[in-house]
């Protein structure tokens, strides 16, 4: 001095005017006494992603969310946390010389189905071509043609052939045997575990693929701030159309009937059952509620609230390798046609992606440039 | 702001669920019939399935991430 590797910060900077939104305070003005307008002083005012909406949650409502079955996630092993598909260690496989980085990483020996083309065979195996052995023809006596019968060494084909390599074995071959190596299984040790290491045993068992259906573990209700809550204002409080309008009980009755007592009662009201609907993807029970849905028409399309002080952010001290938890200071945008800009003046390295809308926590995409720490390689000097 | 849904030849659509040559109708090109046009009837040519990684031999089709384009959502009675 060059290469990079991790972790974290800024997001052009300053200064004056002017001007926009919120909330405080104070004058003035109005008032239905609730407030409201407009000035004027003081505060506060976008982002690391505010986005994508890709996961997880609080919150709201439906039963304080029930039970099955479907249908979805997730997936080595421990911990963190509200929660997670996320982070944190670790393990295991890859990649890199190293710092380090990457990784949908259970189960193919439950079953089901696929693996085109090519190949002899695509998974119950199996034999094109070859090598070996031999009938029986033929001859040039060693070879050829044709049958049986051995083998998978070699060639071929595929993307992928049924443990590599070696040596011995053997008519040629073959885990047929052995030696390393790889695999499976058993026991011993270390570890919460995933796993790792060892020594022994098995001749080897049955290619891919689960981002094919499936098993196995474990999790998951539904809708979403246009949830959901108050108020004020308007009408044709209007039409179709679907499903139910069934039984029993009381009550009160037209009517028949009868000489009366009194029976039968249509109808109406109420209650209980049942069946319908409805409770915002699907079915069965359950559970609440009810006349309910769907369509056409029709009317206001005004305010209040949720609303932002929260699983919050940041400094520090403590405890854990760490993720993070605990204490303690500090700090805090809240609009509803929707606010952070403008003009000047200076400085440099000339300024990127981008704008909050119910809130957090995470992944994932954009993203000029510039600093900080730590660490690894290489080159030079001393 | 929430939700939901498409993208394949110039145009309108199938093919994706269950991975193995990419199709159909109009359009377009050339021939023929006709004097010429229409029609018809006979050949053809045009896509890398919005973009990108990723699984698998192999991807329009699975799976993620990104891009464009449409569509629904206020109350009230």
């Nucleotide at each position: 001095g060059g290469a990079g590797u991790u972790a974290g910060c800024c997001a052009a900077g300053c200064a004056a005017u002017c001007g926009c939104g919120g909330c405080u305070a104070g004058u003035u003005a109005g008032u239905u006494c609730g407030c409201u307008a407009a000035c004027u002083a003081g505060u506060c005012g976008a982002g690391g992603a505010a986005a994508g909406u890709c996961c997880g949650g609080g919150c709201u409502c439906c039963a304080c969310a029930g039970g099955g079955c479907a249908a979805g996630g997730u997936g080595c092993c421990a911990g963190a946390u509200a929660a997670c598909a996320u982070c944190u260690g670790g393990g295991c496989g890859g990649c890199g010389u190293g710092a380090g980085c990457c990784g949908a990483c259970g189960g193919a020996a439950a079953g089901u189905g696929c693996c085109a083309c090519a190949g002899a065979a695509a998974a119950u195996a199996u034999a094109c071509c070859g090598c070996c052995u031999u009938u029986u023809c033929a001859u040039u006596u060693a070879u050829g043609a044709c049958g049986a019968g051995g083998u998978a060494a070699g060639g071929g084909u595929g993307a992928a052939a049924u443990g590599g390599u070696g040596c011995g074995g053997u008519a040629a071959g073959a885990g047929c045997g052995c030696a390393c190596c790889g695999c499976g299984c058993u026991u011993a040790u270390g570890g919460c575990a995933a796993c790792a290491u060892a020594a022994g045993u098995g001749g080897c068992a049955g290619g891919g693929a689960a981002a094919a259906c499936c098993c196995c573990a474990c999790c998951u209700g539904g809708a979403g701030c246009a949830a959901g809550a108050c108020c004020a204002a308007a009408u044709a409080g209007a039409g179709a159309a679907a499903c139910u309008c069934g039984c029993u009980g009381c009550u009160g009755a037209a009517a028949u009937g009868g000489c009366a007592a009194c029976a039968u009662g249509a109808c109406a009201g109420u209650a209980g059952c049942a069946a319908c609907a409805u409770g915002c993807g699907g079915c069965c029970c359950g559970c609440a509620u009810g006349g309910u849905u769907u369509c056409u028409g029709g009317g206001u399309a005004g305010g209040u609230u949720g609303c932002u002080u929260g699983a919050g952010u940041u400094g520090c001290a403590c405890g854990g390798c760490g993720a993070c938890g605990u204490g303690u200071a500090a700090c805090c945008a809240g609009a509803u046609g929707a606010a952070u800009g403008a003009u000047u003046g200076u400085u440099c390295a000339c300024g990127a992606c981008a704008g909050a809308a119910c809130c957090c926590g995470g992944c994932u995409u954009a993203u000029c440039g510039g600093c900080u720490a730590a660490c690894u390689c290489c080159c030079c000097u001393u | 702001c929430g939700g939901g849904g498409c993208g394949u030849a110039g145009c309108g659509c199938a093919g994706u669920c269950u991975g193995g040559u990419a199709g159909c109708g109009c359009a377009c090109u050339g021939c023929a019939a006709u004097g010429g046009g229409g029609u018809u009837g006979c050949a053809g040519g045009g896509g890398u399935c919005g973009g990108a990684a990723g699984u698998u031999c192999g991807a329009g089709u699975c799976u993620u991430c990104u891009c464009g384009c449409c569509c629904c959502g206020a109350c009230c009675a």